[in-house]
RNA sequence: UCACCAUCCAGAGCGACCGAGAGACUUGGCUCGUCGACGUCGCAGCAACCCCCCGCUCACGCGGGUGAGGGUGCUACCGCCAGGACCGAUGGAGG
Numbered sequence: 001u002c003a004c005c006a007u008c009c010a011g012a013g014c015g016a017c018c019g020a021g022a023g024a025c026u027u028g029g030c031u032c033g034u035c036g037a038c039g040u041c042g043c044a045g046c047a048a049c050c051c052c053c054c055g056c057u058c059a060c061g062c063g064g065g066u067g068a069g070g071g072u073g074c075u076a077c078c079g080c081c082a083g084g085a086c087c088g089a090u091g092g093a094g095g
Base pairs, nucleotide, nucleotide: 001095002094004092005091006090007089008088013043014042015041016040017039021032022031023030025084026083027082028081029080044075045074046073049071050070051069052065053064054063055062056061079087
C1' cells in the first nucleotide's frame, strides 16, 4: 500500500510539556478550548481482537474462561448528531 473478515450506543484519567485551534473528510448543527483544548511523553486504568487455557470437531471452525502474563487497541459527547462519499478507525488473517 491492496483486497478480505469482524467490531464501532458498554467500560476506563491524572501529571508534565506545548500553545490555538479541536471533535477524520464534506454540508448543516451541537460541543470542547488561554480556568490551556488538540497533540506528545510518563504513570494509572478499561476492554477482551490476537497469543494463552478448557470443551466439541478429522479439519476448517464453533462455544466458553482468565486479566497474572505477552502483541495491539482504547480512556469528552453513540464514529458527537443528521445527510453525503465504493468514507474512516481498530484488530485479525493474507498478497